[in-house]
Context: one part of a larger RNA
Molecule: small-subunit ribosomal RNA, central domain
Organism: metagenome
């Protein structure tokens, strides 16, 4: 020497929980499988290195010698890793006091606003565009005032804010119910990390029964616009957009950054808790924990940039790339009711 890589160049699985495995915190005493050390046995020839030889060289060969092993066996070593036995508290977890929040689920209920629909006024227009026209309207519209009906969404608070593992949560109220932090140091005594298969979860659009259907609106349908206009723009409008159950499982599912731990200047603003000063009190101000932005040192980086929320310096576990098209397809399998997911090539081409 005994690959180099993954933010943007090809590459972090969309996200969790977890089997197998893989890796593991400090102290003792013990084994001796790893592991190291000696002695022994074996390691056929040919082969391969060196050294003489033989064919005029070589090549080929014929002698000697000597490397050459996850090997056996015996003795010893005892750091370090295993195996085992005791202990321990900081790692991980629980008690126990405190607390923030659009975390989830399920019933309830609020108003503001649009549509319709019934009643007053009233009367010629409205609507809409770059200007139009389609539409709507004297069968009385648009504007107004009062009543009803039903559907979805929650202005203001609103934040570079919170909260969830991720999808992703936002009017208020009960109920059920997950995670977090902060204080304490009472308990358990490494119980832990990651995680191949596996299972769960998981925008939107789509798919199945049945319900709903106010506003919006693929498709469609008229009107413009153009050369045309299968679009933009206007009128309209299914399907869907909501609800229950059940599927689909994909995504720029992004921080385009996989997880756990340690470590390594700082300065700023914020949200959650604690402490201490202060003060009758809240403020201010000083510290400690945790989240969440910014903006910067060393360092890193191809350069943009990263920088205690690392792309800085280590460790351990899984994922994943290996030229560009062909192709995320083809065929096979597996899954789904379907559209289609998952897996994943070659031929040939640059």
């Nucleotide at each position: 020497c005994u690959g180099g890589g993954c933010g943007u160049a090809a590459a972090g699985a969309g996200c969790g929980c977890g089997u197998a495995g893989g890796c593991g915190g400090c102290c003792a005493c013990u084994u001796a499988a790893g592991u190291c050390g000696g002695c022994u046995g074996u390691g056929a020839a040919a082969g391969g290195u060196c050294c003489c030889g033989g064919c005029u060289c070589a090549a080929c060969u014929g002698g000697g010698a000597u490397a050459g092993g996850u090997c056996g066996g015996c003795c010893g070593a005892g750091a370090c890793u295993g195996g085992g036995u005791g202990g321990c508290u900081c790692g991980a977890g629980g008690g126990c006091g405190g607390u923030a929040g659009a975390g989830g689920a399920a019933g309830g209920u609020g108003g503001a606003a649009u549509u319709c629909c019934c009643g007053g006024u009233g009367u010629a227009g409205u609507g809409g565009u770059g200007a139009a026209a389609u539409g709507c309207g004297u069968a009385g519209a648009g504007a107004u005032c009062g009543g009803g009906a039903g559907g979805a969404a929650c202005a203001c608070c609103a934040g570079u804010g919170g909260c969830g593992a991720a999808g992703g949560c936002g009017g208020c109220c009960u109920u059920c119910u997950g995670g977090g932090c902060c204080g304490u140091a009472c308990c358990u005594g490494a119980c832990g990390c990651u995680g191949a298969g596996g299972c769960g979860c998981g925008a939107a659009a789509g798919c199945g029964u049945g319900g709903g259907g106010a506003g919006c609106g693929a498709a469609c349908u008229g009107a413009a616009u153009u050369a045309g206009a299968u679009a933009c723009u206007c009128a309209g409008g299914u399907a869907g957009u909501c609800c229950a159950c059940g599927c689909c499982c994909u995504a720029a599912a992004c921080g385009a950054u996989g997880g756990a731990c340690g470590c390594u200047a700082g300065g700023u603003g914020u949200c959650g808790g604690g402490g201490g000063u202060a003060u009758c009190g809240a403020c201010c101000c000083c510290u400690c924990c945790g989240g969440u932005g910014c903006c910067g040192a060393a360092g890193c980086u191809a350069a943009c940039g990263c920088a205690u929320u690392a792309a800085g310096c280590g460790u351990c576990c899984c994922g994943c790339c290996u030229g560009g098209g062909g192709a995320g397809u083809a065929c096979g399998g597996c899954c789904g009711c379907a559209a289609g997911g998952c897996u994943a090539a070659a031929a040939c081409u640059c």